[in-house]
Molecule: transfer RNA
Organism: Candidatus Woesearchaeota archaeon
């Protein structure tokens, strides 16, 4: 060099194919409740401009180009 696959909350994914109200779950954080306390259970809460820029659209995680960084195969 050529092929492919991954990147979304702190962590683990789900969503993309088929574009459409406010981007979700579980786990961990933080309060509450309970408890002589502590775990579990219940309640409630905060973190996300979806890897980076463009481009299409009335509107983009999601279609298109490009680049980045990881992982895999083939030379």
């Nucleotide at each position: 060099g050529c092929g492919g696959g991954u990147g979304u909350a702190a962590c683990u994914c789900a969503g993309c194919c088929u574009g459409g109200u406010u981007a979700g779950a579980g786990u961990g954080c933080c309060g509450g409740u309970c408890u002589c306390a502590u775990a579990a259970g219940c309640c409630g809460g905060a973190u996300g401009c979806c890897g980076a820029g463009g481009g299409u659209u009335c509107a983009a995680a999601u279609c298109c180009c490009c680049c980045c960084a990881c992982c895999c195969g083939c030379a």